[in-house]
Overview: Transfer RNA from a Pseudomonadota bacterium, 74 nucleotides, folded computationally. The coordinates come from a structure-prediction model, not an experiment, and the mean pLDDT is 82. Rfam family: tRNA. About the family: Transfer RNA (tRNA) molecules are approximately 80 nucleotides in length. Gene Ontology term of the family: triplet codon-amino acid adaptor activity. The source organism's lineage runs through Bacteria, Pseudomonadati and Pseudomonadota. The RNAcentral record of the sequence draws on ENA.

RNA sequence: GCCGCCAUCGUCUAACGGCUCAGGACGUCGCCUUCUCAGGGCGAAAAUUAGGGGUUCAAAUCCCCUUGGCGGCA
Numbered sequence: 001g002c003c004g005c006c007a008u009c010g011u012c013u014a015a016c017g018g019c020u021c022a023g024g025a026c027g028u029c030g031c032c033u034u035c036u037c038a039g040g041g042c043g044a045a046a047a048u049u050a051g052g053g054g055u056u057c058a059a060a061u062c063c064c065c066u067u068g069g070c071g072g073c074a
Stems, first nucleotide, its partner, number of pairs: 001073007010026004018057001028044006050066005
């Protein structure tokens, strides 16, 4: 330099272009249970879906560019 793959709550991970103001697990916080802790039960907060454009009535999802990571070729 060329080609390909990946980027979603703190972490991991779902989500046929419309059932989703993005769901779940772990973690965190609150309450209940307990003498306390652990465990269990109930609830809450947390993602402008890497950034910018485009297509579409509608984009996490399709297209282009950029950034970052990984791999292959040279």